[in-house]
RNA sequence: UGCGCGAAACGGCAAACCCGGCGCAAGCCGGGGGCGCAAAGUGCGGGGCCUGCGCCGCGCAGGUCGCCCGGACCGCCGAA
Numbered sequence: 001u002g003c004g005c006g007a008a009a010c011g012g013c014a015a016a017c018c019c020g021g022c023g024c025a026a027g028c029c030g031g032g033g034g035c036g037c038a039a040a041g042u043g044c045g046g047g048g049c050c051u052g053c054g055c056c057g058c059g060c061a062g063g064u065c066g067c068c069c070g071g072a073c074c075g076c077c078g079a080a
Base pairs, nucleotide, nucleotide: 012037013036017032018031019030020029021028022027035066041073042072044070045069046068047067048064049063050062051061052060053059054058
């Protein structure tokens, strides 16, 4: 000096639950609230799980990224 790791610091996001709203539902949005997160930022693809319907070992529609995996884009600091 570079790479890896991620201590500390400035910040960021926001679980359960509560209130209001949307939805048949799963669930989502806003406010409160913090369980946690170094990608718990975004997007695409594959899968899992959940909801609804059907001709029901399957298909269609929807949901879930704080479910998993693989790429891509963007992003704060830089101790041992």
The prediction has a mean pLDDT of 81. c-di-GMP-I riboswitch aptamer, 80 nucleotides, folded computationally. It matches the Rfam family "c-di-GMP-I riboswitch aptamer". Its family is annotated with cyclic-di-GMP binding in the Gene Ontology.